Transfer RNA from a Candidatus Daviesbacteria bacterium, 72 nucleotides, folded computationally. Rfam family: tRNA. Rfam classes the family as a transfer RNA. It was read from a public genome assembly. The organism belongs to Candidatus Daviesiibacteriota, within Bacteria.

[in-house]
């Protein structure tokens, strides 16, 4: 310099173009002598950036930015 892959809550990760799952952590509450487990209940999503298609975008296309991997 060429190629591909991915960038979704505080992490970690799913999603046929139609309300952004799931756990984990966090708060609150049961239970405990206190804690720790266990159970309820709450908790936030302009999805890297900026545009573009469309009735409707996390999905599709575009540039670019960062990140792995490959090649030269």
């Nucleotide at each position: 310099c060429c190629u591909g892959c991915g960038g979704u809550g505080g992490c970690c990760g799913a999603a046929u173009a139609g309300u952004u799952a799931g756990g984990c952590a966090a708060c609150a509450g049961a239970c405990u002598g206190u804690a720790a487990a266990u159970c309820u209940g709450u908790c936030c999503a302009a999805a890297g950036u900026a545009g573009g298609u469309g009735c409707a975008a996390g999905u599709c296309c575009u540039a670019c930015c960062c990140g792995c991997a490959g090649g030269a």